[in-house]
Small-subunit ribosomal RNA from an uncultured bacterium, 1484 nucleotides, folded computationally.

RNA sequence: UAGAGUUUGAUCCUGGCUCAGCGCGAACGUUGGCGGCGCGCCUAACACAUGCAAGUCGUGGGGCAGCAGGCUACUACCUUCCGGUAGUAGUGCUGGCGACCGGCAAACGGGUGAGUAACGCGUAGCUUACCUACCCCAAGGUUGGGGAUAACCUCCCGAAAGGGUGGCUAAUACCCAAUAACGAGGAAACUCCAAAGCCGCAAGGCGCCUUGGGAUGGGGCUGCGUCCCAUCAGGUAGUUGGUGAGGUAAUGGCUCACCAAGCCUACGACGGGUAACCGGUCUGAGAGGAUGAUCGGUCACAGUGGGACUGAGACACGGCCCGCACCCCUACGGGGGGCAGCAGUGGGGAAUAUUGGGCAAUGGCCGAAAGGCUGACCCAGCGACGCCGCGUGGCGGAUGAAGCCCUUCGGGGUGUAAACGCCUUUUCUUGGGGAAGACAAUGACGGUACCCAAGGAAUAAGGGACGGCUAACUACGUGCCAGCAGCCGCGGUAAUACGUAGGUCCCUAACGUUGCCCGGAAUUACUGGGCGUAAAGGGUGCGUAGGCGGCAGGGUAAGUCACUGGUCAAAGCCCGGGGCUCAACCCCGGAAGGGCCAGUGAUACUGCCUUGCUUGAGGGCCGGAGAGGCUGGCGGAAUUCCCGGUGUAGGGGUGAAAUGCGUAGAUAUCGGGAGGAACACCAGUAGCGAACGCGGCCGACUGGGACGCUCCUGACGCUGAGGGACGAAAGCUAGGGGAGCAAACCGGAUUAGAUACCCGGGUAGUCCUAGCUGUAAACGAUGGGUGUUAGAUGUGGGGUGCGAAAGCACUCCGUGUCGCAAGCUAACGCGUUAAACACCCCGCCUGGGGAGUACGGCCGCAAGGUUGAAACUCAAAGGAAUUGACGGGGACCCGCACAACCGGUGGAGCGUCUGGUUUAAUUCGAUGCUAACCGAAAAACCUCACCAGGGUUUGACAUACGGUGUGUCGGGCAUGAAAGUGUCCUAGGCUAUGAUUAUUCAUAGCCGCGCCGUACAGGUGGUGCAUGGUCGUCGUCAGCUCGUGUCGUGAGAUGUUGGGUUAAGUCCCGCAACGAGCGCAACCCUUGCCCUGUGUUACCAGCGGGUGAUGCCGGGGACUCACAGGGGACUGCCGGCGAUAAGUCGGAGGAAGGAGGGGAUGACGUCAGAUCAGUAUGCCCUUUAUGCCCUGGGCUACACAGGCGCUACAGUGGCAGGGACAGACGGAAGCCAAGCCGUAAGGUGGAGCAAAUCCGAGAAACCCUGUCGUGGUGCGGAUCGAGGGUUGCAACUCACCCUCGUGAAGGCGGAAUCGGUAGUAAUGGCGAAUCAGCAAUGUCGCCGUGAAUACGUUCCCGGGUCUUGUACACACCGCCCGUCACGCCAUGGGAGUUGGGUUCAUCGGAAGUCCCCGAGCUAACCGUAAGGAGGCAGGGGCCGAUGAUGGGCCUGAUGACUGGGGCGAAGUCGUAACAAGGUAACCA
Repeated sequence: UAGAGUUUGAUCCUGGCUCAGCGCGAACGUUGGCGGCGCGCCUAACACAUGCAAGUCGUGGGGCAGCAGGCUACUACCUUCCGGUAGUAGUGCUGGCGACCGGCAAACGGGUGAGUAACGCGUAGCUUACCUACCCCAAGGUUGGGGAUAACCUCCCGAAAGGGUGGCUAAUACCCAAUAACGAGGAAACUCCAAAGCCGCAAGGCGCCUUGGGAUGGGGCUGCGUCCCAUCAGGUAGUUGGUGAGGUAAUGGCUCACCAAGCCUACGACGGGUAACCGGUCUGAGAGGAUGAUCGGUCACAGUGGGACUGAGACACGGCCCGCACCCCUACGGGGGGCAGCAGUGGGGAAUAUUGGGCAAUGGCCGAAAGGCUGACCCAGCGACGCCGCGUGGCGGAUGAAGCCCUUCGGGGUGUAAACGCCUUUUCUUGGGGAAGACAAUGACGGUACCCAAGGAAUAAGGGACGGCUAACUACGUGCCAGCAGCCGCGGUAAUACGUAGGUCCCUAACGUUGCCCGGAAUUACUGGGCGUAAAGGGUGCGUAGGCGGCAGGGUAAGUCACUGGUCAAAGCCCGGGGCUCAACCCCGGAAGGGCCAGUGAUACUGCCUUGCUUGAGGGCCGGAGAGGCUGGCGGAAUUCCCGGUGUAGGGGUGAAAUGCGUAGAUAUCGGGAGGAACACCAGUAGCGAACGCGGCCGACUGGGACGCUCCUGACGCUGAGGGACGAAAGCUAGGGGAGCAAACCGGAUUAGAUACCCGGGUAGUCCUAGCUGUAAACGAUGGGUGUUAGAUGUGGGGUGCGAAAGCACUCCGUGUCGCAAGCUAACGCGUUAAACACCCCGCCUGGGGAGUACGGCCGCAAGGUUGAAACUCAAAGGAAUUGACGGGGACCCGCACAACCGGUGGAGCGUCUGGUUUAAUUCGAUGCUAACCGAAAAACCUCACCAGGGUUUGACAUACGGUGUGUCGGGCAUGAAAGUGUCCUAGGCUAUGAUUAUUCAUAGCCGCGCCGUACAGGUGGUGCAUGGUCGUCGUCAGCUCGUGUCGUGAGAUGUUGGGUUAAGUCCCGCAACGAGCGCAACCCUUGCCCUGUGUUACCAGCGGGUGAUGCCGGGGACUCACAGGGGACUGCCGGCGAUAAGUCGGAGGAAGGAGGGGAUGACGUCAGAUCAGUAUGCCCUUUAUGCCCUGGGCUACACAGGCGCUACAGUGGCAGGGACAGACGGAAGCCAAGCCGUAAGGUGGAGCAAAUCCGAGAAACCCUGUCGUGGUGCGGAUCGAGGGUUGCAACUCACCCUCGUGAAGGCGGAAUCGGUAGUAAUGGCGAAUCAGCAAUGUCGCCGUGAAUACGUUCCCGGGUCUUGUACACACCGCCCGUCACGCCAUGGGAGUUGGGUUCAUCGGAAGUCCCCGAGCUAACCGUAAGGAGGCAGGGGCCGAUGAUGGGCCUGAUGACUGGGGCGAAGUCGUAACAAGGUAACCA
């Protein structure tokens, strides 16, 4: 020392990405009241107009252009007659002073960061190897002379800048001489070296010269520290050293001559890139990281490159010379310039200010001073650029105005917010006073700060956000659009994620955004990480440098530790105090400062030196094990080929085949021969080796290890960057060899294809020799060494003890297995052979893709190897484990799942539903199983939702309000297709009050009706993906869960798994589980047997009566039956099996036996399954219509296609006649009897019956008899014609039925497919709902007749449990790979083209220092002079910048074309991988 989001269905881990924090010389957007203090070209070291930024001294000097004054002369005017005023001339006389000579300053101050990776900077030292003007202290000196020159004057040249000739002159300018030490040189003798005056009446002051010392400032040298790239590995000729010389203030190879051949480098030389460095600043817990604005120290630079001069100091920003580039002036001859000083301009840029005031303060230069100069500085201006402070008002004020927003319509929010009342005045405006800063004077700031008064809430709030991270939510709009987005991600009709609004949250004169740094990031890990499987152990050993190193003694004191001293500038940070009203800011004091240097001390540890030791290591000796290596020889089996024999038609091969072989004799078999390669059994989680690897037998040579003895050496050790050695297979070179096998290749199959898998052939190769290659999933995916830490059990080698032996016990080394000992690990797992606990050394990792790619280097004959990036792109990629799902994985088990059997469908005709098509409409929904005789258990109208047309608008229906009319029945007429419209006739409610009075009227109310208006009604309009409810399906499958406990970091597991058993998670047993719930079962209904009760309408045995006959009647309560209630079945009994259990098999009894048959009953959940058109319902839409009414049409269409059915194809049948036996159900706008009529449908008729009574109602198959005789028929009945009947307002579209006639397809149905396990299938009829009728062959029920078959669980389908693999989780209808096509992007190669940088050689060579020459010129000194000394011009030489030519190297841009790569909702081809992924996958 804070974390969070994001990989998954979920989990843990690894790991990247992203966010919250702080900061900034910032910029941009929106907004903007005041003040203080700071800060303000980060880009073009780009170019600069204009002004200013360094001068000063007259007490150094000559002077007098200008200014002021004086004096003199003259003139004019005035005159008070002294003079005054003005002008002109003269005069340097005074104050002063432009320019000039001279002195000092100009080397400071100010700017900038281009260059520089360096003694540049930082820090600590050294300098006996040095300098220092001005300043301070001290000592001494300051004498005598001389010659010039500028200014000025004259003349000349020039546009200018400027220059030249002649002449005059001064000095603190210049020169000579003298003097000369405590100075300089020298060993000494000795020799040598200076000066200037000025001011003042004076005193004296200021200077000058020499010397010593100080102070200050510098020069030089050294240790240590100071970025990235090794895809920069070798660099270097003045290079390294020496001697001598030159040069400098001074050391030095700084420079030169000569001599030597050194010097630097893996502790990173050289090269490349980048960069001024530091105090500090930002961040951070710290360590660290990043940074080097402002302030302070140092360095470097002044357009660019070179050079020197002057000077104490410069190689000199506002000096000089030269080259170059650029700009300006020009009379074209020639000149001038350098803002990286302050302002300012252009330009660049996202971006950075005034051509301000003042020297008042601080400081600087000059001066004796007064003072002058000073864009240093002090102030002001501009900019929210930053930090700090203040304000935009305060108090009161409603169950709470309006507006706006939301709403469940009740209300809620904005909100004490406003209004309103009272109060205040920081700020503001106006007026007045008015500083400190100054020490004597002097104040730019400035009439500023500050103070006072007056006025008045007056002048002053915004920005961002509100899905999670992250604080803050609603409405509307939009509808994968428009848009948002830091990451995850939002938006496809109810978006808290877009836009707007209301509200809320955050901050506030600011708020956001962008960029950048640090943090979070332990995500480079020193503090503080890792490498079995996540990224990561080198293929292996040997060994160099290096790192690390056993026991004991002594020494030393380098490391280490302690103390002391010095330093670490100031500022800053921190602490304390103080000053501006506070703060920011400023001042004072203190503390701190890792580090470095020096001194003193300590000696445990490390190092070094030394002396010993034996346990580490090595050696010796003894016996022994082994596919260790290399080499020579030998052997048998097998394959193939050749020769010969026997022998005949096939053999071979496969899933099945075919190609190929064989009658020219194969295969098979026997004998003989050739040749190559490999060595069965033994053989073993056996052995050996460093790894790769090593396997018949014998010999030769040879390496290593273990045990034992404890004899020798005495730390000789471990590891190991580079290096060198070894290194499977494939591959390469050369030469051999070649039996078998076998890439490539050729055939045959397979297949949609099959460049594969399978088959037949077959060449390199595989083998040997010599040499390359140097890689593998070279794996234990686990580097080496040492020590320590429970065990159990195999096995190889050696040894010890006991034993007669077998063997047992112990021990060392090796090799395995197990292990919840501990410990470690994300988990899996590891566990004395560690992945435990520690130490030492090496290698390696830092998200995925791009990529082990490109470029470069090295290696290789090549193939290629090794080293090894970036752009770009993604929000992941991963590891382990969990639950599921899935598998052309496994095990077990169910189900009419298959099989077995029976009957169908698929073919025909018809019915019906659907698709499609058609149509004005053919309303809508349902669409694999789980839609399709389904919603629909009844479409002619109605239904009705559709279409056409005609109407209607508070509505066909509900409620309420306002206004108004009216008092109820009912009927007619006209028109119309109807709805409707128009119109006419007509009786007339209740209560109260009043009038009138007995009758009506008026008013009001109630109830009802109508009209107008307002709210609203209405909608089969949309959304089943907004919903409730209901239903289908998996599935009547046996499962699905919970509590507590336990295990696991966790998801989760356990329970529920296991052994049995069951129809069943049914039960039993076992068990870290123990219990429980929803399911299963049972309880319910029905059916099968019995009993009891009751006994009409049912029944009729016995008794009686009666009939042609009948329970017809009396009666009966036995039977059937009905209704109600009970009983009965429980593996209860016996035996076998089984664990003695659960249970199971068999048996007895029983009407029924192991759930007797059937039904109802459907767990957690799945399918966004179905339904908004049954109903309900949110939201949306519609409102003279998408509502409502009506007429007609449509839902009934018809080339086709599908589903479900009916009837058939016939003789087990059809037809005709005769004859039996049910159950259940329905009936009043109903069922309808008898009788009569009709061939029949039906009509008529009217009895009975709200029904155990009457009716529908004749059951049919069946039985008996007859007939038909295999023919599209006497089968089959479609279709069509004609005639009838019934229902209904109405049968044309479009009903059913009857009769007569007609008599289609069809002769048992391809691929395929459905149902059924017993009262089932098959087959026969009967009933009901709906309904006026009916398209019913449908549906739901009822009874009759009544089979066959099941060996069995391999296979198909569905399901359950356990297990396994997984890259799936939208869950295999999953996932996913590569080419191709299209678009975009970055990138490699590329004939080249074109820039930049750097270097080498050669040429040329400015300025300039130095050297040489110096015949030309020449004041001071010497000399009487001639002349000399010295100097200058000029010339030559070395060096020398830019430049020129040629070459090399590095780096960038660009380039036809070309290579791969990345990304991109729905493109093409295939199916490689993930499940045994359908040929296991993968590495070289």